[in-house]
C1' cells in the first nucleotide's frame, strides 16, 4: 500500500426495514445471627461517526474512524 471481517449497556453476545433483548457484573429489597446461594425489583444503550435511499434505517448503499486477519 491492497483485500476482507467486526463495531449494539461496564463485559460477552443476539436481533431484524416498523422506535433493542439475553447472560454476567454493579445497585436496592426479601431470605440469614452473618456471608454465600436463591428470589424479586430498578437502573444502565443518541446500536462507532457523517451522509444517502425509504413513509420509516441498528439493519440497505457510500465515505470515514478503530480493532483484528490475510497478501505485498
Nucleotide at each position: 500500500g491492497g483485500a476482507g471481517c467486526u463495531g449494539u449497556g461496564a463485559c460477552u453476545c443476539a436481533g431484524u426495514g416498523g422506535u433493542a433483548g439475553a447472560g454476567c457484573c454493579a445497585c436496592u429489597g426479601c431470605u440469614u445471627g452473618g456471608c454465600a446461594u436463591g428470589c424479586a425489583g430498578a437502573a444502565g444503550g443518541u446500536c462507532c461517526c457523517a451522509g444517502g435511499u425509504u413513509c420509516a434505517a441498528u439493519c440497505c448503499c457510500u465515505g470515514g474512524c478503530a480493532c483484528c486477519u490475510c497478501c505485498a
Record summary:
This is a predicted structure of a 72-nucleotide RNA (transfer RNA) from Gekko kuhli. It matches the Rfam family "tRNA". The family's RNA type in Rfam is transfer RNA. Clan: tRNA clan. RNAcentral holds the sequence, with entries from ENA. The source organism's lineage runs through Eukaryota, Opisthokonta, Gnathostomata, Amniota and Gekko. Model confidence (mean pLDDT): 82 of 100.